[in-house]
RNA sequence: GCUUCCGUAGCUCAGUUGGCAGAGCAGCACAUUCGUAACGUGCAGGUCGUCGGUUCAAGCCCGACCGGGAGCU
Numbered sequence: 001g002c003u004u005c006c007g008u009a010g011c012u013c014a015g016u017u018g019g020c021a022g023a024g025c026a027g028c029a030c031a032u033u034c035g036u037a038a039c040g041u042g043c044a045g046g047u048c049g050u051c052g053g054u055u056c057a058a059g060c061c062c063g064a065c066c067g068g069g070a071g072c073u
Stems, first nucleotide, its partner, number of pairs: 001072007010025004019056001027043004049065005
């Protein structure tokens, strides 16, 4: 340098047909317990890597760029 895959909550990842952004774990509160952990209930947490384009509408489609993984030279 070329090809390909990935980038979504603190972490691991869904979201597969464009139409309300989600789960588990972690965190906080409550309940339970003599107390802690576990279990239970609830809450909070996101400019969906960046910029631009298409569209009435983009996490999703298109382009460039940035970062990471793999392969090739």
Background: A computed fold for a 73-nucleotide RNA from an uncultured Clostridia bacterium, annotated as transfer RNA. The sequence was found in a public genome assembly. Its mean pLDDT, the model's own confidence on a scale to 100, is 83.